[in-house]
RNA sequence: CGCCCCUUGGUCUAGUGGUUAUGACACUGUCCUUUCACGGCAGUAAUGGGAGUUCGAUUCUCCUAGGGGUGA
Numbered sequence: 001c002g003c004c005c006c007u008u009g010g011u012c013u014a015g016u017g018g019u020u021a022u023g024a025c026a027c028u029g030u031c032c033u034u035u036c037a038c039g040g041c042a043g044u045a046a047u048g049g050g051a052g053u054u055c056g057a058u059u060c061u062c063c064u065a066g067g068g069g070u071g072a
Stems, first nucleotide, its partner, number of pairs: 001071007010025003018055001027043005048064005
């Protein structure tokens, strides 16, 4: 320097253009319990940044940032 892949709550993760973005752990509240733990119920919290295409973008295109792989 070229090419390829990844980036989604605090962590991990699902999501092939259309309903309120999925689930687990964690966290908060509550129930249960003499108390804690376990367990039940409810809740908070996320699409790396920018631009474009589209009626509509987590999804498609481009640029950019970070990480990884590969070639020279």